[in-house]
Context: one part of a larger RNA
RNA sequence: GAUGAACGCUGGCGGCGUGCCUUAGGCAUGCAAGUAGAACGAGAACGAGUAGCAAUACUAGUUAGAGUUGCGAACGGCUGAGUAACACGUAAGAACCUACCUCUUGGAGGGGAAUACCUCGUCGAAAGACGGGUUAAUACCGCAUAAGAUCGUAAGAUGAAAGCUUUUGUAGUAAUACAACGGCGCCGAGAGAGGGGCUUGCGGCCCAUCAGCUAGUUGGUAGGGUAAAAGCCUACCAAGGCUACGACGGGUAGGGGGCGUGAGAGCGCGUUCCCCCAGAAUGGCACUGAGAUACGGGCCAUACACCUACGGGUGGCAGCAACCGGGAAUUGUACGCAAUGGACGAAAGUCUGACGUCGCGACGCCGCGUGAGGGAUGAAGGCCUUAGGGUUGUAAACCUCUUUUGCCGAGUGGGAGACCACUCGGAGAAUAAGUACUUGCUAACUCUGUGCCAGCAGCAGCGGUAAUACAGAGAGUACAAGCGUUAUCC
Numbered sequence: 001g002a003u004g005a006a007c008g009c010u011g012g013c014g015g016c017g018u019g020c021c022u023u024a025g026g027c028a029u030g031c032a033a034g035u036a037g038a039a040c041g042a043g044a045a046c047g048a049g050u051a052g053c054a055a056u057a058c059u060a061g062u063u064a065g066a067g068u069u070g071c072g073a074a075c076g077g078c079u080g081a082g083u084a085a086c087a088c089g090u091a092a093g094a095a096c097c098u099a100c101c102u103c104u105u106g107g108a109g110g111g112g113a114a115u116a117c118c119u120c121g122u123c124g125a126a127a128g129a130c131g132g133g134u135u136a137a138u139a140c141c142g143c144a145u146a147a148g149a150u151c152g153u154a155a156g157a158u159g160a161a162a163g164c165u166u167u168u169g170u171a172g173u174a175a176u177a178c179a180a181c182g183g184c185g186c187c188g189a190g191a192g193a194g195g196g197g198c199u200u201g202c203g204g205c206c207c208a209u210c211a212g213c214u215a216g217u218u219g220g221u222a223g224g225g226u227a228a229a230a231g232c233c234u235a236c237c238a239a240g241g242c243u244a245c246g247a248c249g250g251g252u253a254g255g256g257g258g259c260g261u262g263a264g265a266g267c268g269c270g271u272u273c274c275c276c277c278a279g280a281a282u283g284g285c286a287c288u289g290a291g292a293u294a295c296g297g298g299c300c301a302u303a304c305a306c307c308u309a310c311g312g313g314u315g316g317c318a319g320c321a322a323c324c325g326g327g328a329a330u331u332g333u334a335c336g337c338a339a340u341g342g343a344c345g346a347a348a349g350u351c352u353g354a355c356g357u358c359g360c361g362a363c364g365c366c367g368c369g370u371g372a373g374g375g376a377u378g379a380a381g382g383c384c385u386u387a388g389g390g391u392u393g394u395a396a397a398c399c400u401c402u403u404u405u406g407c408c409g410a411g412u413g414g415g416a417g418a419c420c421a422c423u424c425g426g427a428g429a430a431u432a433a434g435u436a437c438u439u440g441c442u443a444a445c446u447c448u449g450u451g452c453c454a455g456c457a458g459c460a461g462c463g464g465u466a467a468u469a470c471a472g473a474g475a476g477u478a479c480a481a482g483c484g485u486u487a488u489c490c
Base pairs, nucleotide, nucleotide: 001489002488003487005486006485007484008483009482012368013367014366015365016364017363018361019360020326025324026323029321030320031319034071035070036069039068040067044063045062046061048059049058050057051056078279079278080277088203089202090201091200092199093198096196097195098194101192102191103190104189105188106187107186109143111141112140118133119132120131121130122129123128149158150157151156163184164183165182167180168179169178170177171176205251206250207249212242213241214240217239218238219237220236221235222234223233224232254276255275256274257273258269259268260267261266281302282301283300284299285298304315305314306313307312332358334357335356336355340354341352342351343350344349371401372400373399374398381392382391383390384389407426408425409424410423411422412421413420414419434479435478436477437476438475439460440459441458445474446473447472448471449470455462456461
C1' cells in the first nucleotide's frame, strides 16, 4: 500500500460499487420455461345472431383448461467438488457436423392406415395402469417423380415433400368450395455466416525422503465403429513405447483476460465483470434431438428424506428469496416485465427470480456536512505553578451573517410503481465527532495514584517510592464518519 474481510469503540447525509471465502452440508414454502388456435380434432362456459309459439336446433365469436403437433427447453442462471489434463492460453492443422438466419438452385403429384383427446369398462389407498369403441392434422406410412445428391469402373441402383392464411373475385341463403396477387411454411442440393467436434507445436505448481513405468501397452494388417482421423473397439502378427530435457507415483489446484504490490524485474492472488472448462444428492447408462450423455427430462443402483390402506409410491435450491446447521463472518420468503436481452408467435401478446429497480450492511471507494466573520476584562471553571503567573484560548459568552444537510410546506418533470431528480418558500446555528496515540523507532508532556504489585509491549524494553513507558486527569499529536486491532499478500 492492498482486502469479498472480521472484531472493539463510535456513527450525520448522498452517489457508485459490493456482500456464505466455512459444510459440492441438509432443505418447509413460493416463484425461476414456456409458447403457437394463422398446424389439428373434440368438449365446456359466456353473451350474440338465424329458424321456431316454445323446448330446442344451427351458426360464427370470445374466454379458460386438457390433448395431438411444431419450435424452445443443450440458451440464460448457479457453483468450483473433481481435473496437472490438449483442461486452459497461444499458434497452426485436416479426416468432420451444424436447427434457426442469409444467398443461389430444383421441386411441392396422387393415395393409405392409425392414434391421443372423448366415451364405455376393469385394477389400485395413491402414484398410476390396462382393455373395447370412435376421430383429426404441418403427426405417421407407402406410390409417383429425381435437376442435383448417395452408392457404383460402368451399366445401373437408392432415396423427398405439407399445408396454413390476409385481401380480392366467382358459386352458394349460409357453412363452405374454387381461383388470383401476396405472406408464412414444406422437400432435395450448393454456398455463406455464426457455432461446435477432432489433432498438433509451444507456455504456466511443489516433492527425487517418488527412479524406473507400461500389456491395448507401442506399431502393423483385416474387420467393426463414429459426423469425423485414430487401439476408439475386436481378431491376428511383431516387440515395441515413455523416462534424469524428470517418466511413473504422491501432494496441491479449475485455467485465462485480469487484480494487488513494486521504479522495474519480480512476487502473490484468480472475489465482482468477460472468455473457456467441469459439475448438478453419489455412481453408472442410454433415449430424444441439429445440438445433451441433459441442474428444474428418463432408467438402474446407493445414501438420505417424505407419503402409505404396508401391496407400493414420491423427491433432489452448487437458480431467486427463505429456513436449519457450520462459522470470526456475508442481506428481503420485496416490486416489475416500463427498459435491455431471450423463447414462442404473422401479429396482438404470453412467459422470463436473466435483467431493471427498491430494501438491508460505514463492507469499500468518492463527495458533502457538523457553521462563517468579528470578538480580551485574555471571564468563569479545569490543569500546572517558582504562587508572580502560565495554559486551555478567539476557544466560549456576546455581536453580525449564512442555510449545505436535515425538518416543515408548495410545485414541475421523470418513472409500471416504489420512488427519484429539480425548483420555490418557511423556521432555525439549529439536527450531526469520534478513535488511536504521546520512552525511542514515531508527530505529540506534565501532575496524581501505584511501588518488579497492578499492569504495558510491534521491536528495544518499562514497573522494586520522585515512572514523560502502568492507571486516571489536564494538555498535546495524528486521522476523521470514521479510528484502532487481528488475519493475509506485496
About this RNA: Small-subunit ribosomal RNA, 5' domain from an uncultured bacterium, 490 nucleotides, folded computationally. Its Rfam family is "Bacterial small subunit ribosomal RNA".